[in-house]
Context: one part of a larger RNA
RNA sequence: UUGAGGCUAAGGAACUCGGCAAAAUGACCCCGUAAGUUAGCGAAAAGGGGUGCUGAUAUGUCUUCGGAUAAAUCAGCCACAGAAAAGAGGUCCAGCCAACUGUUUAACAAAAACACAGCUCUCUGCCAAAGCGUAAGCUGAAGUAUAGGGGGUGACGCCUGCCCGGUGCUCGAAGGUUAAGGGAAUCUGUUAGUAUUCGUACGAAGCAGUGAACUGAAGCCCGAGUGAACGGCGGCUGUAACUAUAACGGUCCUAAGGUAGCGAAAUUCAUUGUCAGGUAAGUUCUGACCCGCACGAAUGGUGUAAUGAUCUGGACGCUGUCUCGGCCUCAAGCUCG
Repeated sequence: UUGAGGCUAAGGAACUCGGCAAAAUGACCCCGUAAGUUAGCGAAAAGGGGUGCUGAUAUGUCUUCGGAUAAAUCAGCCACAGAAAAGAGGUCCAGCCAACUGUUUAACAAAAACACAGCUCUCUGCCAAAGCGUAAGCUGAAGUAUAGGGGGUGACGCCUGCCCGGUGCUCGAAGGUUAAGGGAAUCUGUUAGUAUUCGUACGAAGCAGUGAACUGAAGCCCGAGUGAACGGCGGCUGUAACUAUAACGGUCCUAAGGUAGCGAAAUUCAUUGUCAGGUAAGUUCUGACCCGCACGAAUGGUGUAAUGAUCUGGACGCUGUCUCGGCCUCAAGCUCG
């Protein structure tokens, strides 16, 4: 010096991003126990008291009647100390998130992430849908819509507004468009033959090639429906007898212009917004306000008891975290061997 441990006057978080670490609490018995609440909880809430040994008393339970044992009451004795050592909750207040017990990044993340019961949409009538496989076949299921698959949300309470123009899905089928196929018109090649100025021209049938009109499904266009489908949910401007503000009006645009609730929020840039509380002093915290840069209703909204090695703020207790250090023990480091 480093590491591990013990003690420490006075103070007691002044330390620090933050009480990180340490200290403190701790067993059993008795008393006692708040708000809130889903009446189960909260709760070991909180907060108090007792605990050794000796003797006595009156009881209880069991009994093989010898005794064993339980708790109570009274009196006394000793120590600094009687759960005598070790082991063994710190507590309270408030808020965010997630209902909860669970699950997870084996080896930097345990969480507010995932899951969850519940809710909901959708597909599926059984040789089911869906999935694996080239297939046979298998799972689903030795199940049958109170079943099975897929998507979303995530206990519970109160609720879940408007928009179907775009995209998706479902339904529709009049018209338009539309493939292969069907269909064969037309045209082309070839040449028996005919004509011939002997160069060539025309050219039936057959064969070969080309292949128009017409016909031709779904789909798409088209018409509806559908948001717990993907998603979306405005601007400018005037106005009240102080001022300010605008219940009211005008206008433009839109498919429709954000309802309830919440709101400087895990979301607020400006921002340490403003006011209030708490502190001597508070960029954090709590309660309000609302001009929401850029909340908002199952990509759920808002509350919520209980729960949480979660996160945030405060208080009591407690302490070498600190003022501010000191002392001691052990192990290493260093020297010698």